This is a predicted structure of a 100-nucleotide RNA (SAM riboswitch aptamer (S box leader)) from Scopulibacillus darangshiensis.
The prediction has a mean pLDDT of 85.
The organism belongs to Scopulibacillus, within Bacteria.
It matches the Rfam family "SAM riboswitch aptamer (S box leader)". Rfam describes the family as follows. The SAM riboswitch is found upstream of a number of genes which code for proteins involved in methionine or cysteine biosynthesis in Gram-positive bacteria. The SAM riboswitch acts at the level of transcription termination control. The predicted structure consists of a complex stem-loop region followed by a single stem loop terminator region.
It was read from a public genome assembly, where an Rfam model found it.
RNA sequence: UUCUUAUCAAGAGAGGCGGAGGGACUGGCCCUUUGAAGCCUCAGCAACAGACUGUAAGGUACUGUGCUAAUUCCAGAGGCGUUACGCUUGGAGAUAAGAA
Numbered sequence: 001u002u003c004u005u006a007u008c009a010a011g012a013g014a015g016g017c018g019g020a021g022g023g024a025c026u027g028g029c030c031c032u033u034u035g036a037a038g039c040c041u042c043a044g045c046a047a048c049a050g051a052c053u054g055u056a057a058g059g060u061a062c063u064g065u066g067c068u069a070a071u072u073c074c075a076g077a078g079g080c081g082u083u084a085c086g087c088u089u090g091g092a093g094a095u096a097a098g099a100a
């Protein structure tokens, strides 16, 4: 990097540097000089795998990744309905594990 499977309505921030963007893409709509992205330090959450514990349900943050605005912010394809809109299944994306 590619493929497969699972999950995605919950949860979780402070400081320093930095100086205008960011929320994957497009369209909306938001966040942002009452400092964006990024980097560093400490902290936190608990999604997956491992480890320990437990008869089990579960627990432990110990290990490896991960994450800490808004449902994956909403829609972007299909179907149904009372067709503005709503519901539902997908597509795309993110994360983990396995395989190549």
Stems, first nucleotide, its partner, number of pairs: 001100008013042005021031003025076004043068003047065004051060003072092001077089005